[in-house]
Molecule: transfer RNA
Organism: Longimicrobiales bacterium
């Protein structure tokens, strides 16, 4: 310098263009002598800006960040 891929709760993964789901973590409760385990409940996210669309995590463009390949 060129090409390709990826970006979603704190972490890991889902989601035909139509209410963003689950697991772990965390918080509260039940249980327990205490802790842990178990059970019940709760908080929490779409990288940014535009565009298309009745409607965008999803499609398009640009940017930002990360990774890979070539030179």
């Nucleotide at each position: 310098u060129g090409g390709c891929c990826c970006g979603u709760c704190g972490u890991c993964u889902a989601a035909c263009g139509g209410c963003a789901a689950g697991a772990c973590u965390c918080c509260g409760g039940u249980c327990u002598u205490u802790g842990g385990a178990a059970c019940c409940g709760g908080c929490g996210a779409u990288c940014u800006a535009g565009g298309u669309u009745c409607g965008a995590u999803u499609c398009c463009u640009a940017g930002c960040g990360g990774g890979c390949c070539a030179a």